[in-house]
Context: one part of a larger RNA
RNA sequence: AGACGAACGCUGGCGGCGUGCUUAACACAUGCAAGUCGAGCGGUAAGGCCCUUCGGGGUACACCAGCGGCGAAGGGGUGAGUAACACGUGGGUGAUCUGCCUCGCACUCUGGGAUAAGCCUGGGAAACUGGGUCUAAUACCGGAUAUGACCAUUGACCGCAUGGUUGGUGGUGGAAAGAUUUAUCGGUGUGAGAUGAGCCCGCGGCCUAUCAUCUUGUUGGUGGGGUAAUGGCCUACCAAGGCGACCACGGGUACCCGGCCUGAGAGGGUGAUCGGCCACACUGGGACUGACACACGGCCCACACUCCUACGGGAGGCAGCAGUGGGGAAUAUUGCACAAUGGGCGGAAGCCUGAUGCAGCCACCCCGCGUGAGGGAUGACGGCCUUCGGGUUGUAAACCUCUUUCGACCACCACGAAGCGUGAGUGACGGUUGUGGUAGAAGAAGCACCGGCCAACUACGUGCCAGCAGCCGCGGUAAUACGUAGGGUGCGAGCGUUGUCC
Numbered sequence: 001a002g003a004c005g006a007a008c009g010c011u012g013g014c015g016g017c018g019u020g021c022u023u024a025a026c027a028c029a030u031g032c033a034a035g036u037c038g039a040g041c042g043g044u045a046a047g048g049c050c051c052u053u054c055g056g057g058g059u060a061c062a063c064c065a066g067c068g069g070c071g072a073a074g075g076g077g078u079g080a081g082u083a084a085c086a087c088g089u090g091g092g093u094g095a096u097c098u099g100c101c102u103c104g105c106a107c108u109c110u111g112g113g114a115u116a117a118g119c120c121u122g123g124g125a126a127a128c129u130g131g132g133u134c135u136a137a138u139a140c141c142g143g144a145u146a147u148g149a150c151c152a153u154u155g156a157c158c159g160c161a162u163g164g165u166u167g168g169u170g171g172u173g174g175a176a177a178g179a180u181u182u183a184u185c186g187g188u189g190u191g192a193g194a195u196g197a198g199c200c201c202g203c204g205g206c207c208u209a210u211c212a213u214c215u216u217g218u219u220g221g222u223g224g225g226g227u228a229a230u231g232g233c234c235u236a237c238c239a240a241g242g243c244g245a246c247c248a249c250g251g252g253u254a255c256c257c258g259g260c261c262u263g264a265g266a267g268g269g270u271g272a273u274c275g276g277c278c279a280c281a282c283u284g285g286g287a288c289u290g291a292c293a294c295a296c297g298g299c300c301c302a303c304a305c306u307c308c309u310a311c312g313g314g315a316g317g318c319a320g321c322a323g324u325g326g327g328g329a330a331u332a333u334u335g336c337a338c339a340a341u342g343g344g345c346g347g348a349a350g351c352c353u354g355a356u357g358c359a360g361c362c363a364c365c366c367c368g369c370g371u372g373a374g375g376g377a378u379g380a381c382g383g384c385c386u387u388c389g390g391g392u393u394g395u396a397a398a399c400c401u402c403u404u405u406c407g408a409c410c411a412c413c414a415c416g417a418a419g420c421g422u423g424a425g426u427g428a429c430g431g432u433u434g435u436g437g438u439a440g441a442a443g444a445a446g447c448a449c450c451g452g453c454c455a456a457c458u459a460c461g462u463g464c465c466a467g468c469a470g471c472c473g474c475g476g477u478a479a480u481a482c483g484u485a486g487g488g489u490g491c492g493a494g495c496g497u498u499g500u501c502c
Base pairs, nucleotide, nucleotide: 002501003500004499006498007497008496009495010494013369014368015367016366018364020361021327026325027324028323030322031321032320035070036069037068040067041066043063044062047061048059049058050057051056077280078279079278087204088203089202090201091200092199093198096197097196101193102192103191104190105189106188107187108186109143110142111141112140118133119132120131121130122129123128149172150171151170152169153168154167155166156165157164158163178185179184180183206252207251208250214242215241218240219239220238221237222236223235224234225233256276257275258274259270260269261268262267283302284301285300286299305316306315307314308313333359335358336357337356341355342353343352344351345350372402373401374400375399382393383392384391385390406443408438409437410436411435412434416429419426420425446491447490448489449488450487451472452471453470457486458485459484460483461482467474468473
């Protein structure tokens, strides 16, 4: 000099774009953050609509709860752990899976028994829960059929190899579901694609030897188990191996990267925001469901903590968005909207969405603009200095002539809208941006420094005191170094100080 997620002091007009708990992965009041589908089903009938013999009936309007489907494994947060195939990069899968989506082929036949809701009736303070009875399905369970799959056997080709590809024969044996507005939405099996995921390998990047040896499922083999799948992943047996100064093992620290800062570069530092990956969800453990989890707002068990209780028993998990306490030098609103983009469900309308889009707060960073312009001297007043002549503040002010950005007020007023909807219509931001007009210089300047480094000097006060200070050093009665004033210098809505990095 540059930089910052900064903090502190003094000061502070406007706008734009960004950023904003680096500390206690500390504890959390309250609200919201994941639902949706009546075109799967039984139902409900207060309201709407239709019919009515006025008793009522229907409903393809609507719908609490329930059964069922899909989603809830995404999106959002945090960086505790992790020195590891976690990450980056390049390969492999002759060792794998893949809901929804796209394409191809073939089907969608035939039976059955329950159960929730409802009704009846119990227990409990509550959370919740028992019994009886009734009923439906795209819920559940059989049967038929299917070139695939699997097993056995056999042939050909390929591969270094465990094997792979493709045929023949025999055996085992797995499907389906309908709905409605009748041409749409589906369902089943299988092949391919796409997407996503799992697994494996080479290379690469921290400190420490005041850690030198470490290892028994350890290293390898065979059989078996397990998995979607390879493998000591697990197990039985056998062999005795395997790693290590190219730093094993141990200890410390730390999510990694694209990037970011600095630097001529090499390098050094760093890993906030944005993007990719990983890990975690009060702490520890476990599995269930499912295409995908060992699952932040799911389940079970245990610890700690908090809350309710009728003392018998229950409830909870903000490292989601706001917000509270605490810690700290320090970090924001318990806001608006689904209008756009994206996501879930749905045939659609639509519903949900603290993702997201916006607004609010903070000079925290960067950028832009303004605080007026021109004229104005026998150089006013005042201040300061003075050799008492004057000098300086200073064209500065006053005064004259103008302008009106920004701000204030008035009026008009968007783009963002594509889509959806027969149509009318549909914008949170927002009466915002923008445009036109009104008045008037009117509402808008500070901070640090002035001994040298280093641009900028005098007076007074003080008297090794009070104080200053980044280094050298100033101050003990003429201090350009302390304090104040005048003047000056540098930056300017900022200026300084502190911290950290190069």
Description:
The part of an RNA shown here (small-subunit ribosomal RNA, 5' domain) has 502 nucleotides and comes from an uncultured bacterium.